[in-house]
Parts: sequence; structure tokens; C1' cells
RNA sequence: CUCUUAUCGAGAGUGGCAGAGGGACUAGGCCCUGUGAUGCCCGGCAACCUUCAAGCAACGGCUUGAAAAGGUGCUAAUUCCUACAGAUCGUACAGAUCUGAAAGAUAAGAG
Repeated sequence: CUCUUAUCGAGAGUGGCAGAGGGACUAGGCCCUGUGAUGCCCGGCAACCUUCAAGCAACGGCUUGAAAAGGUGCUAAUUCCUACAGAUCGUACAGAUCUGAAAGAUAAGAG
């Protein structure tokens, strides 16, 4: 980097250093930000990998509950919202709601 599977409406700081932009990309919108962005450290959250127990299956395994030492991850706003397709409401335009896709993020596995 590519592929597969799963998840993405919950949760997490009045900390320290540093000092200007940031919210993935493109476009539109809407926001955060010297009352300190981005980044790093510490703290924290969560439970994908992991461990334990119970139940089911009995060929891999599945479900539920608990734990948090380790590997990751995350720690404004649903993945901030929209963009593509379909459905519903609307005479229609505008618009609204819902579903799915695409794109993206993370984990685990494979190449």
C1' cells in the first nucleotide's frame, strides 16, 4: 500500500510544555481557537486484540458477564453536516425525514 471482517448517536482534563491555526481530502455550510488551535507529555475513556467465569455448540466457534497488566486506539460538535442512489411528505421549486452506498477512521487477520 491492497484485500477481508467488525465498529463508528455512548465515554474521556479548570493538568504541564509549546505558541497559531484547526475540524482527513475537494466544494458548500457550520463551528472551535491567545479564556491557548495543531503537536508532545501526563492523566483519563473504552474494551478491538488479551485474560477469567458461565451457558450453548461440539469441527473451527458463538453468546453473556467480569477484569485492565500488556499491544493499539480514542479523548469539541453523529465520522460536525451536506454532496451519490432510493423511499416518504410537499401541486411543484425550495426544503424536511428515513434507508443504503461511496469516502474516511480504528481494530483484527491476510497478501